Model confidence (mean pLDDT): 89 of 100. Predicted 3D model of a 350-nucleotide part of an RNA (small-subunit ribosomal RNA, central domain) from Potamosiphon australiensis. RNAcentral holds the full RNA, with entries from RefSeq. The organism belongs to Potamosiphon, within Bacteria.
Context: one part of a larger RNA
RNA sequence: UUGGGCGUAAAGCGUCCGCAGGUGGCAAUUCAAGUCUGCCGUCAAAUCCAGUGGCUCAACUACUGACAGGCGGUGGAAACUGAAUAGCUAGAGUGCGGUAGGGGUAGAGGGAAUUCCCGGUGUAGCGGUGAAAUGCGUAGAGAUCGGGAAGAACACCAGUGGCGAAAGCGCUCUGCUGGACCUGCACUGACACUGAGGGACGAAAGCUAGGGGAGCGAAUGGGAUUAGAUACCCCAGUAGUCCUAGCCGUAAACGAUGGAUACUAGGUGUGGCUCGUAUCGACCCGAGCCGUGCCGCAGCUAACGCGUUAAGUAUCCCGCCUGGGGAGUACGCACGCAAGUGUGAAACUC
Numbered sequence: 001u002u003g004g005g006c007g008u009a010a011a012g013c014g015u016c017c018g019c020a021g022g023u024g025g026c027a028a029u030u031c032a033a034g035u036c037u038g039c040c041g042u043c044a045a046a047u048c049c050a051g052u053g054g055c056u057c058a059a060c061u062a063c064u065g066a067c068a069g070g071c072g073g074u075g076g077a078a079a080c081u082g083a084a085u086a087g088c089u090a091g092a093g094u095g096c097g098g099u100a101g102g103g104g105u106a107g108a109g110g111g112a113a114u115u116c117c118c119g120g121u122g123u124a125g126c127g128g129u130g131a132a133a134u135g136c137g138u139a140g141a142g143a144u145c146g147g148g149a150a151g152a153a154c155a156c157c158a159g160u161g162g163c164g165a166a167a168g169c170g171c172u173c174u175g176c177u178g179g180a181c182c183u184g185c186a187c188u189g190a191c192a193c194u195g196a197g198g199g200a201c202g203a204a205a206g207c208u209a210g211g212g213g214a215g216c217g218a219a220u221g222g223g224a225u226u227a228g229a230u231a232c233c234c235c236a237g238u239a240g241u242c243c244u245a246g247c248c249g250u251a252a253a254c255g256a257u258g259g260a261u262a263c264u265a266g267g268u269g270u271g272g273c274u275c276g277u278a279u280c281g282a283c284c285c286g287a288g289c290c291g292u293g294c295c296g297c298a299g300c301u302a303a304c305g306c307g308u309u310a311a312g313u314a315u316c317c318c319g320c321c322u323g324g325g326g327a328g329u330a331c332g333c334a335c336g337c338a339a340g341u342g343u344g345a346a347a348c349u350c
Base pairs, nucleotide, nucleotide: 003322004321005320006319007304008303012318014201015200016199017198021194022193023192025088026087028085029084030083031082033081034080035077036076037075038074039073040072041071042070043069049065050064051063052062053061054060091191092188093187094186095185096184097182098181099180103177104176105175106174107173108172109171110154114150115149116148117147118146119145120144121143125136126135162169163168206247207246208245209244210243211242215241216240220236221235222234223233258317259316260315261314262313263312266295267294268293269292270291271290272289273288274287275286276285299306300305323350324349325348332343333342334341335340
């Protein structure tokens, strides 16, 4: 609970698509459902309100009258909403022409490094730490040179730089493929916004099956440290990390800020495109649109801060909050192989 809110106090669904629903551009005609209005009926009496009267007054009571409002009927108005018809092009979309990009996916290729294996040279150490030790090494290690194998990740470029709805995406080349931006012209003619349910995607970890396994590394073993050390440090090291197929569906999934549209001083970087100026041309300089940062006026804010990428001014739609703990627990239901996830209380207590 017809209120006030949601960056940090409780509160924006992780993200998008989208049925219903809600909301919706300019202008014309008609209708009259909403809306406004006249009249009629009705809404028992009592009560309430106004006036008058009766108890000496009042309370109380009698009589008369009425507002407002609801419902039904009937007549009218046509600005707004709605409905119908015929239109428009500023929203939205399509085509033609350009541009940038780690957007996605599949295939092929590459070099540095690491580890291991083989061989050469070579000898006593190596490694590690705060210091050590465990460990490796005379069965020849470490170092160095040559050859080979494997897996994973792609230095520099690299940038508060780019792309993507978010999660996320970075060696090179190729195929297929999604989206965005810019410019002018043509076309469609409101086709739009949001979106309960629903659907899709969704880091890491985890799960199932089959591969793979260099490095790293939960667990585990050992060495140290310490009063102890189930840790921090060191030596090893299994799952995992990688691939394919399927599941899970959660994160400080964060800008802790839902989406759309319009309006409201500027300054200064940077990415993409267009136009002008300039020029032989490119640069430089100026303007516009789209993105991404910083500073800042008005305004907002409890403050911090936000400030044309709003947390300003407004409208529309959705989600969510309502003292702390109990508790994201119990129970029920749904989903899942499981782990668990989603939904989600109460007693009690302060």